[in-house]
RNA sequence: CCCUCGUAGCUCAAUGGAUAGAGUCGUUGACUUCGAAUCAAAAGGUUGGGGGUUCGAGUCCCUCCGGGGGCG
Numbered sequence: 001c002c003c004u005c006g007u008a009g010c011u012c013a014a015u016g017g018a019u020a021g022a023g024u025c026g027u028u029g030a031c032u033u034c035g036a037a038u039c040a041a042a043a044g045g046u047u048g049g050g051g052g053u054u055c056g057a058g059u060c061c062c063u064c065c066g067g068g069g070g071c072g
Stems, first nucleotide, its partner, number of pairs: 001070006009024004017055001027041004048064005
């Protein structure tokens, strides 16, 4: 210098358009003599920070921060 990634505690989805979803962990309840497994429910998010474009941005543009890779 170039490419790529950053979304829930963790692993990941999400054509510029619904209240941003799923799995898992944890919590609560059911079941059980008690647990595990299973089932059910709720909770959990400034989409890395800032700015811009747009009627509307997780998504597009700029900048900064951080991770990974490449060239020298």

The RNA shown here (transfer RNA) has 72 nucleotides and comes from an Anaerolineaceae bacterium. The gene name in the source record is trnR. Rfam family: tRNA. Rfam describes the family as follows. Transfer RNA (tRNA) molecules are approximately 80 nucleotides in length. By type it is a transfer RNA. Rfam links the family to the GO term triplet codon-amino acid adaptor activity. Its mean pLDDT, the model's own confidence on a scale to 100, is 81. RNAcentral holds the sequence, with entries from ENA.